[in-house]
RNA sequence: GCGAGUGUAGUACAGUGGUAGUAUGCAAGCUUCCCAAGCUUGAAACGCGGGUUCGAUUCCCGCCACUCGCA
Numbered sequence: 001g002c003g004a005g006u007g008u009a010g011u012a013c014a015g016u017g018g019u020a021g022u023a024u025g026c027a028a029g030c031u032u033c034c035c036a037a038g039c040u041u042g043a044a045a046c047g048c049g050g051g052u053u054c055g056a057u058u059c060c061c062g063c064c065a066c067u068c069g070c071a
Stems, first nucleotide, its partner, number of pairs: 001070007010024004018054001026042005047063005
């Protein structure tokens, strides 16, 4: 330099054109003599910019970051 892939809560992963989920972690409460475990509740995310669409996390283009391959 060329090509391909990935980018979603603090972390690890789902997801699909129509309200974004799970686990774990975090906070509060319940339980317990205390801790742990358990239960309930809560906060927390679609890399950035543009396009298509009534509507984009999803489809298209570009940029950025990371990974892999080729040279």